[in-house]
RNA sequence: UCCCGAUAAAGGCACGGUCGGCCAAAAGGCCGGCUUCGCAAAGUCACGGGUCUAAAGGAAGCCUCGCUUCCCAUGAUGGCCGGACUGCCGAA
Numbered sequence: 001u002c003c004c005g006a007u008a009a010a011g012g013c014a015c016g017g018u019c020g021g022c023c024a025a026a027a028g029g030c031c032g033g034c035u036u037c038g039c040a041a042a043g044u045c046a047c048g049g050g051u052c053u054a055a056a057g058g059a060a061g062c063c064u065c066g067c068u069u070c071c072c073a074u075g076a077u078g079g080c081c082g083g084a085c086u087g088c089c090g091a092a
Base pairs, nucleotide, nucleotide: 004090005089012039013038016035017034018033019032020031021030022029023028037079043085044084045083047082048081049080050077051076052075057071058070059069060068061067062066
C1' cells in the first nucleotide's frame, strides 16, 4: 500500500411508520418533530440493465365537444444490481 472488516474507538448516513410544511402532472423529492429497519461506502455520478410514473408528444376507438385505451423518458429510483471516481478507522 492492497485485500479484508472486530460485540474496537471516533465520527457519519437514514429504509419504513406518523405529524406538520414545501415542490412536482405523476412517480417521487426536500425540510423539521417523534419512532424505527438497517449501512464500511446507505459518499458522488443515471454510463449499462431493472423497476416506477406518463405531463408533453404519438396512435387507436367512440364519433368530433371532448372522453377512453395504448405507446413513449426527456421525469424518478445511487437504500434494486452492475460499472466509474473518491474516502474515515485499523484488530485478526
A computed fold for a 92-nucleotide RNA from a Coriobacteriia bacterium, annotated as c-di-GMP-I riboswitch aptamer.
Of the family's consensus pairs, 95% are formed in the model.
The source organism's lineage runs through Bacteria, Bacillati, Actinomycetota and Coriobacteriia.